The RNA shown here (FMN riboswitch aptamer (RFN element)) has 131 nucleotides and comes from a Nocardioidaceae bacterium.
Its mean pLDDT, the model's own confidence on a scale to 100, is 83.

RNA sequence: CGCGUGCUCCGGGGUCGGUGUAAUUCCGAGCCGGCGGUUAUAGUCCGCGACCCACUGUCCUUCACGGGCCAGCGGUUGAGCUGGUGAAAUUCCAGCACCGACGGUGAAAGUCCGGAUGAGAGGCGCACGCA
Numbered sequence: 001c002g003c004g005u006g007c008u009c010c011g012g013g014g015u016c017g018g019u020g021u022a023a024u025u026c027c028g029a030g031c032c033g034g035c036g037g038u039u040a041u042a043g044u045c046c047g048c049g050a051c052c053c054a055c056u057g058u059c060c061u062u063c064a065c066g067g068g069c070c071a072g073c074g075g076u077u078g079a080g081c082u083g084g085u086g087a088a089a090u091u092c093c094a095g096c097a098c099c100g101a102c103g104g105u106g107a108a109a110g111u112c113c114g115g116a117u118g119a120g121a122g123g124c125g126c127a128c129g130c131a
Base pairs, nucleotide, nucleotide: 002130003129004128005127006126007125009123010122015029016028017027018026030111031110032100033099034048035047036046037045043098044097052075053074055072056071057070059068060067061066080096081095082094083093084092102114103113104112
């Protein structure tokens, strides 16, 4: 330095004003951007996670229908161009754009409330072993 196994910890951000009976949801102006990759730094290139949907399996629950936890394996899943610099950049600089699940909420939500003190892609470190 590398590989394997196990363990601890870490692991998501964002508002003001106006109108109005009522809106952080409309209007105006803002603000935010998980993880890995990429000959050069990414919300908009490639892939992953979460949310949502289905199938299979163990277990639990119900008189039954059904429902629930976990695991496996799939499906769906938004958005960017131009110019410049350079060996190299849809990633930097300049300009002008665009996107953002589901449920709730006397008014329509990326930003409020909720599932979530959840889950997770992954990351730092430690231990043991191998080489």